This record gives sequence, C1' cells and structure tokens, in this order.
RNA sequence: GGUGGCUUAGCUCAGCGGGAGAGCGCCUGCCUUACAAGCAGGAUGUCGUAGGUUCAAUCCCUACAGCCACCACCA
Repeated sequence: GGUGGCUUAGCUCAGCGGGAGAGCGCCUGCCUUACAAGCAGGAUGUCGUAGGUUCAAUCCCUACAGCCACCACCA
C1' cells in the first nucleotide's frame, strides 16, 4: 500500500428498512438475624463520525476514524 471483517447499554453480543433488545452487571423493594441465592419492579444508548438514497436508515451507498485478519512491498 491492497483486500476482507468488526464498531449497538457498564461488559459480551443479537437485531439488519417502519417498535432499539437479550444475558450478565447496576439500583430499589420483598425474603433473611445477616449475606448470598430467589422473587418483583426500575434506570441506562447522539446504534463510531460526516454525507447520500428513501415517505422513512442501527439496517442500503460513499468517505473518514479506530480495531482485527490476510496479502503485497522488500535487494
């Protein structure tokens, strides 16, 4: 330098045109002498950034950024 993949909640990830979700974690209550477990409820996201397409974009297209992998460069 080229090619491909990934970027969504605190963490691990799903979703892949029209409700932003799960598990774990966190908070509150119940339970307990207490803790844990269990039960009930709750909070949390500019869906990497900027444009474009569309009536409508996390989702499609482009550029850029970061991370990962492979290939090349090499005298």

Transfer RNA from a Spirochaetia bacterium, 75 nucleotides, folded computationally.
The prediction has a mean pLDDT of 81.
The source organism's lineage runs through Bacteria, Pseudomonadati, Spirochaetota and Spirochaetia.